Model confidence (mean pLDDT): 79 of 100. A computed fold for a 357-nucleotide RNA from a marine sediment metagenome, annotated as Bacterial RNase P class A. The sequence is in RNAcentral, with records from MGnify. Rfam family: Bacterial RNase P class A. Gene Ontology terms of the family: tRNA processing, dimeric ribonuclease P complex and ribonuclease P activity.

RNA sequence: UGAGGUCGCGGGCCGGCCGCAAGGCUCGGCUCGAGGAAAGUCCGGGCUCCGCAGGGCACGGUGCCGGGUAACGCCCGGGCGUCGCGAGGCGACGGAAAGUGUCACAGAGAACAGACCGCCGAUGGCGGGCGGCUUUGGCCGCACGCACAGGCAAGGGUGAAACGGUGGGGUAAGAGCCCACCGCGCGCGCCGGAAACGGCCGCGGCACGACAAACCCCACCGGGAGCAAGGCCAAGCAGGAGCGAGGGGCGGCCCGUCCCAUUUGAGCUCCGGGUAGGCCGCACGAGGCGUCGGGUGACCGGCGUCCCAGAGAGAUGACCUCAGCGGGCUUGACGGUCCGUUACAGAACCCGGCUUA
Numbered sequence: 001u002g003a004g005g006u007c008g009c010g011g012g013c014c015g016g017c018c019g020c021a022a023g024g025c026u027c028g029g030c031u032c033g034a035g036g037a038a039a040g041u042c043c044g045g046g047c048u049c050c051g052c053a054g055g056g057c058a059c060g061g062u063g064c065c066g067g068g069u070a071a072c073g074c075c076c077g078g079g080c081g082u083c084g085c086g087a088g089g090c091g092a093c094g095g096a097a098a099g100u101g102u103c104a105c106a107g108a109g110a111a112c113a114g115a116c117c118g119c120c121g122a123u124g125g126c127g128g129g130c131g132g133c134u135u136u137g138g139c140c141g142c143a144c145g146c147a148c149a150g151g152c153a154a155g156g157g158u159g160a161a162a163c164g165g166u167g168g169g170g171u172a173a174g175a176g177c178c179c180a181c182c183g184c185g186c187g188c189g190c191c192g193g194a195a196a197c198g199g200c201c202g203c204g205g206c207a208c209g210a211c212a213a214a215c216c217c218c219a220c221c222g223g224g225a226g227c228a229a230g231g232c233c234a235a236g237c238a239g240g241a242g243c244g245a246g247g248g249g250c251g252g253c254c255c256g257u258c259c260c261a262u263u264u265g266a267g268c269u270c271c272g273g274g275u276a277g278g279c280c281g282c283a284c285g286a287g288g289c290g291u292c293g294g295g296u297g298a299c300c301g302g303c304g305u306c307c308c309a310g311a312g313a314g315a316u317g318a319c320c321u322c323a324g325c326g327g328g329c330u331u332g333a334c335g336g337u338c339c340g341u342u343a344c345a346g347a348a349c350c351c352g353g354c355u356u357a
Base pairs, nucleotide, nucleotide: 001323002322003321004320005319006318007317009033010032011031012030013029014028015027016025017024018023035344039355040354042353043352044351045350046349047226048225049224050223059222060221061220062219063218064078065077066076067075068074079093080091081090082089083088094217095216099215100214101211102210103209116156117155118152119151120150123149124148125146126145127144129142130141131140132139133138164182165181166180167179168178169177183206184204185203186202187201189200190199191198192197230280231279232278233277239271240270241269242268243267246260247259248258249257250256287306288305289304290303291302292301293300294299324341325340326339327338328337329336330335
């Protein structure tokens, strides 16, 4: 986990018993009786009541493309990104060249940035040396030194992130400064694709950092409450309308007598709303199973077959037998024997998901 049995519990039907009946029962038989999540109540729908001309604002949600579906924030297929050698996994995956805002610490510098170490110092400056000229004042040239002016952003360093990358040329040193390739942007270019998107070509040395699960912008979606929804029946009490004079004690009954009532009304009838209570909603459904067909798939369609918990503060449990499964011991093996069969949990209007156990 499967098949069966005994006892117990709940629902339905039949019978029995009780009851005038409505119905009741601690009685009997047959039959049905939890889950993959019945859970969290996080999404979506059915159903019900209320609201609603239409549109807008606000608020909330969703966010690549196509499909599935009653619908979805779900599922399927695809694209892109990313991780992985790979099979494959993961992704709130519209917009940052509309605006606003934030970017801690560290660091020189964090957005139209910056120079700490470092590199250079061609040019100008300063210093001495050599050579030439000279009217002895100097002037010119050559290489050298200093790192003063200044140049640079390659390398180091900081950081989650440093204003494209690699290689070559170039330069005093460097730098898209120039070139090739890669990346990026642009063309509403051509080709492929239904689309997301991809490929190719051309142009541009590059301008455009990250964050929108920050405000915001764009597109699309959304009325509210929920089965204690809601509907039907309906005691008692209270209310309204009509009729209306009796009622009770003493007593077997009448008379009698006493008390209460007769404008404020006993009793009866009717009415509407409606509490307790009862019934419905509520178990035949976007249903299960089998099979055939369509589709890559989610899923859809045809045919056959089955009826499958119900509710109320709430039943669904215990034990046994056999089989299966798992484990121990034993055996060369077949086998034998012993133990376990647990967990998470548990319907309450119903479905589709997600998540968690």